This is a predicted structure of a 487-nucleotide part of an RNA (small-subunit ribosomal RNA, 5' domain) from an uncultured prokaryote. The RNAcentral record of the full RNA draws on ENA. It matches the Rfam family "Bacterial small subunit ribosomal RNA".
[in-house]
Context: one part of a larger RNA
RNA sequence: GAACGAACGCUGGCGGCAGGCCUAACACAUGCAAGUCGAGCGCUCUCUUCGGAGCUAGCGGCGGACGGGUGAGUAACGCGUGGGAACGUGCCCUUAGGUACGGAACAACAGUUGGAAACGACUGCUAAUACCGUAUGAUCCUCCUUGAUAGCGAUAUUGGGGGCAAAGAUUUAUCGCCUUGGGAUCGGCCCGCGUUGGAUUAGGUAGUUGGUGGGGUAAUGGCCUACCAAGCCUACGAUCCAUAGCUGGUUUGAGAGGAUGAUCAGCCACACUGGGACUGAGACACGGCCCAGACUCCUACGGGAGGCAGCAGUGGGGAAUCUUGGACAAUGGGGGCAACCCUGAUCCAGCCAUGCCGCGUGAGUGAAGAAGGCCUUAGGGUUGUAAAACUCUUUCACCGGUGAAGAUAAUGACGGUAGCCGGAGAAGAAGCCCCGGCUAACUCCGUGCCAGCAGCCGCGGUAAUACGGAGGGGGCUAGCGUUGUUC
Numbered sequence: 001g002a003a004c005g006a007a008c009g010c011u012g013g014c015g016g017c018a019g020g021c022c023u024a025a026c027a028c029a030u031g032c033a034a035g036u037c038g039a040g041c042g043c044u045c046u047c048u049u050c051g052g053a054g055c056u057a058g059c060g061g062c063g064g065a066c067g068g069g070u071g072a073g074u075a076a077c078g079c080g081u082g083g084g085a086a087c088g089u090g091c092c093c094u095u096a097g098g099u100a101c102g103g104a105a106c107a108a109c110a111g112u113u114g115g116a117a118a119c120g121a122c123u124g125c126u127a128a129u130a131c132c133g134u135a136u137g138a139u140c141c142u143c144c145u146u147g148a149u150a151g152c153g154a155u156a157u158u159g160g161g162g163g164c165a166a167a168g169a170u171u172u173a174u175c176g177c178c179u180u181g182g183g184a185u186c187g188g189c190c191c192g193c194g195u196u197g198g199a200u201u202a203g204g205u206a207g208u209u210g211g212u213g214g215g216g217u218a219a220u221g222g223c224c225u226a227c228c229a230a231g232c233c234u235a236c237g238a239u240c241c242a243u244a245g246c247u248g249g250u251u252u253g254a255g256a257g258g259a260u261g262a263u264c265a266g267c268c269a270c271a272c273u274g275g276g277a278c279u280g281a282g283a284c285a286c287g288g289c290c291c292a293g294a295c296u297c298c299u300a301c302g303g304g305a306g307g308c309a310g311c312a313g314u315g316g317g318g319a320a321u322c323u324u325g326g327a328c329a330a331u332g333g334g335g336g337c338a339a340c341c342c343u344g345a346u347c348c349a350g351c352c353a354u355g356c357c358g359c360g361u362g363a364g365u366g367a368a369g370a371a372g373g374c375c376u377u378a379g380g381g382u383u384g385u386a387a388a389a390c391u392c393u394u395u396c397a398c399c400g401g402u403g404a405a406g407a408u409a410a411u412g413a414c415g416g417u418a419g420c421c422g423g424a425g426a427a428g429a430a431g432c433c434c435c436g437g438c439u440a441a442c443u444c445c446g447u448g449c450c451a452g453c454a455g456c457c458g459c460g461g462u463a464a465u466a467c468g469g470a471g472g473g474g475g476c477u478a479g480c481g482u483u484g485u486u487c
Base pairs, nucleotide, nucleotide: 001487002486003485004484006483007482008481009480010479013359014358015357016356017355018354019352020351021317026315027314028313030312031311032310035062036061037060040059041058045054046053047052069270070269071268078195079194080193081192082191083190084189087187088186092183093182094181096179097178098177099176100134101133102132103131109124110123111122112121113120114119140163141162143161144160145159147158148157149156150155168175169174170173196242197241198240203233204232205231208230209229210228211227212226213225214224215223245267246266247265248264249260250259251258252257272293273292274291275290276289295306296305297304298303323349325348326347327346331345332343333342334341335340362392363391364390365389372383373382374381375380396428398423399422400421401420402419406414431476432475433474434473435472436457437456438455442471443470444469445468446467452459453458
């Protein structure tokens, strides 16, 4: 000098754009943050012009694996980059074909009943795009056939046997359902290279390293298991300890390099702590389930309920970080044929000089120069064209009117906002730090090694340009200075 998610002191007019718990991954009151479909289904209820319309607890479908938060853990194929083969992929696009015949239940509901509650138990009835059976079926799956052909072989093509499917709805044109080939997208897995410090950590390792058989997975693999072998890593730093999410980037620097990883974007990990699976195309699942633990709450003491590292907000910690706001109008997401519903994602508004940028706090004329202040060699000098006065202007703010784009026919939270027009009046709007040298800027008074200053050198003990005040001056300016951190 530059930079900052900054803080503190003094001060503070406006606007635009951004940013705002870096500390306790501490504990959380309250509200909201994931629903939707009646064009899958039966029942109940409401209205009815008796045509029908609507409501929904329950069964069922899709979605709750996205979006949003945080950085605790992780030194790792976690991330970055470049490759690879043994895989999956709901919704979407595309290809070929199909959608036949039946059956038994369980909620809701009714009755009885347990419990303080949470929540159940028994009996009976019932529908479906819920469940099950039969049929048909392929280039789909699987097994056999030393089948046939090609090939050294792996294998490919072909023949034969076995097995596997479906669901309907409505306004009558669509939306669905099942099987299959391909695609797209997304994801799982493997490898090369790169990725902090410590040797006052030198040896580490038994599923450990490899093989065979088997299991498991969507898939490769000690991933798991039985047996066999005795390997494997390591001074080019294994193991252990400490620290840390990684990257695009950010910052500084001429660069090389150093430091860093807030906001935005990509990946990873986590969701009170630890463990586990279920469902599902996808989770070992933030607002799902089960178990254990700590904590909080309810209880009739038998037993139950909860999880803000979602958005606001509270307490606490701290030098320190915001509103318990509006709207789904736009963009996007979920559901739905649609109308539409939901969406603290998002878009906006509120607070804060936290930062960057822009603007203003007036302009011109005005004395050999008012008054006052300060200094003085008492002559004067300086403040100083500064003020006053006169003449103008009206940016911003204020008052009145008008009034968007953002939306495509309709639909605008923002918002009567931005902008535009008119009006009044210099009117409402300047501070902070410094003046010994480094370093731009000097005198007087007070104090007297005191009170104090200080980044370094150092000032102060009676003439202090260094302390405190004043006048004057210098610098920056809605900021200025200090502290902290990085280069």